[in-house]
RNA sequence: GCCCGCAUAGCUCAGUGGUAGAGCAGUUGACUCUUAAUCAAUUGGCCGGGGGUUCGAAUCCCUCUGCGGGCA
Numbered sequence: 001g002c003c004c005g006c007a008u009a010g011c012u013c014a015g016u017g018g019u020a021g022a023g024c025a026g027u028u029g030a031c032u033c034u035u036a037a038u039c040a041a042u043u044g045g046c047c048g049g050g051g052g053u054u055c056g057a058a059u060c061c062c063u064c065u066g067c068g069g070g071c072a
Base pairs, nucleotide, nucleotide: 001071002070003069004068005067006066007065010024011023012022013021018055026042027041028040029039030038048064049063050062051061052060
């Protein structure tokens, strides 16, 4: 330099055009002499930045940034 992939909740990931989810973590309660474990409830993300397409974009297109991989 060229090509490919990834970026979504505190963490690990799902969601491939129609109002964003799970597990773990956090908070509150129940249980327990206490802790842990278990059970119930609950908080938390305008989806890496900008622009475009569309009635509608996390999702499609362009560009930038960061990370990873391949070729040279």
A computed fold for a 72-nucleotide RNA from a Candidatus Dormibacteria bacterium, annotated as transfer RNA. NCBI's taxonomy places the organism under Bacteria, Bacillati, Candidatus Dormiibacterota, Candidatus Dormibacteria. The coordinates come from a structure-prediction model, not an experiment, and the mean pLDDT is 81. Its Rfam family is "tRNA". Rfam classes the family as a transfer RNA. The RNAcentral record of the sequence draws on ENA.